[in-house]
Model confidence (mean pLDDT): 85 of 100. This is a predicted structure of a 507-nucleotide part of an RNA (small-subunit ribosomal RNA, 5' domain) from an uncultured bacterium.

Context: one part of a larger RNA
RNA sequence: GGACGAACGCUGGCGGCGUGCUUAACACAUGCAAGUCGAACGGGCAUCGCUCUUCGGGGUGGUGGUUAGUGGCGAACGGGUGAGUAACACGUGGGUAAUCUGUCCUGUACUUUGGGAUAAGCCUGGGAAACUGGGUCUAAUACCAAAUAUGACUUCCUGCCGCAUGGUGGGGGGUGGAAAGCUUUUGCGGUAUGGGGUGGGCCCGCGGCCUAUCAGCUUGUUGGUGCGGUAAUGGCGUACCAAGGCGGCGACGGGUAGCCGGCCUGAGAGGGCGACCGGCCACACUGGGACUGAGACACGGCCCAGACUCCUACGGGAGGCAGCAGUGGGGAAUAUUGCACAAUGGGCGCAAGCCUGAUGCAGCGACGCCGCGUGAGGGAUGACGGCCUUCGGGUUGUAAACCUCUUUCGCAUGGGACGAAGCCUUUGGGUGACGGUACCGUGAGAAGAGGCACCGGCUAACUACGUGCCAGCAGCCGCGGUAAUACGUAGGGUGCGAGCGUUGUCC
Repeated sequence: GGACGAACGCUGGCGGCGUGCUUAACACAUGCAAGUCGAACGGGCAUCGCUCUUCGGGGUGGUGGUUAGUGGCGAACGGGUGAGUAACACGUGGGUAAUCUGUCCUGUACUUUGGGAUAAGCCUGGGAAACUGGGUCUAAUACCAAAUAUGACUUCCUGCCGCAUGGUGGGGGGUGGAAAGCUUUUGCGGUAUGGGGUGGGCCCGCGGCCUAUCAGCUUGUUGGUGCGGUAAUGGCGUACCAAGGCGGCGACGGGUAGCCGGCCUGAGAGGGCGACCGGCCACACUGGGACUGAGACACGGCCCAGACUCCUACGGGAGGCAGCAGUGGGGAAUAUUGCACAAUGGGCGCAAGCCUGAUGCAGCGACGCCGCGUGAGGGAUGACGGCCUUCGGGUUGUAAACCUCUUUCGCAUGGGACGAAGCCUUUGGGUGACGGUACCGUGAGAAGAGGCACCGGCUAACUACGUGCCAGCAGCCGCGGUAAUACGUAGGGUGCGAGCGUUGUCC
């Protein structure tokens, strides 16, 4: 000098764009953050018709109506945090002849025939509650069985290819295995199996912290065979066999740490950092486990154990903000219990639409960067006052007053968007949180708007008074003991300016 997710002191007009718990991965009141589909299904309720009636009600049909349940898809995304991790975690380049992939695009062939339940409902128990038992009835795109099978899997023969376990075609045999329907139409689906796409899993080379005051480490350890397991390779697991494997090119241990694109600095080489934004990873009160599923060993799912908190009728239950707000605590320190789904994106749905603390916006903070303003021109008897003085004057100073103008920003008032593509629609039209915001017009009036640090040298800027090694200053050198340009105050000056200084950290 530059930089900062900064803090502190003094000061503070406006706007735009960013940014804001770096500490306790401490504990959390309250609300919200993941639902949706009636074009899968049977009911209940509501409502409107028709009809019967003993006037209680019953039967029957309809309804872009409504809600719990069965069922489907989603809930593995999106959002948070950085605890752990020195590791194939990350980066980069390869491999998979060792692999999976719901939805999406595309090809082929199908979508046949039956069956038994169960929730809801009704009846009836238990319990304070959470919840739960029994009986009875019923549906499906829920569940089960059967039929069919181009292809799939497996085996044999064979052509071509490959370094190889093999890959890719042709032919023969064998094995077990599918389905679901709905709709008012354009339609929406279901099953099997190819291809593509997307997204993963696994493996390998190389690369990036400190420590030798850590020198030896290792028994599933290293390799082989068989078996098992997985979507898949593999000591991944297991049995047996062999005795190996790693290490001064630093094993093993200890400490620290999420990694990267990048960011800061620097002429560069390098050094430091990894906030915001983007990619990957890990975690979700602590530890362990699996279930479901295309996908999880699953933040707002389940089970067990633990600590903690809450409810209880003491028998037993409930909970997990490192989602958005917000509270306490810790701390030098970090915001609103806001608005909206209008846009972008996501889930479900044929759609209308619903949901979305993702997101878009608004609020708070000079926390940062950038822009603008606090007026412009004229004005000397160089006024008054202040300060200094050699008492002549000098300086503050064109500064003020005064005159003539202007009106950005702010204030008041009138108008008032783009963002709307799309979607809906009766083809008229409707749909914007931000927002009566931006922006435009008009009005009044210089009117509402300047501080902070420094002035001994480094380092731009000096005098007076007070103080008297005191009080104090200080980044270094050093000032202060009676004329202090170094302390305190004033006048003046210098520098920067809605900021200026101080502290901390990095280059």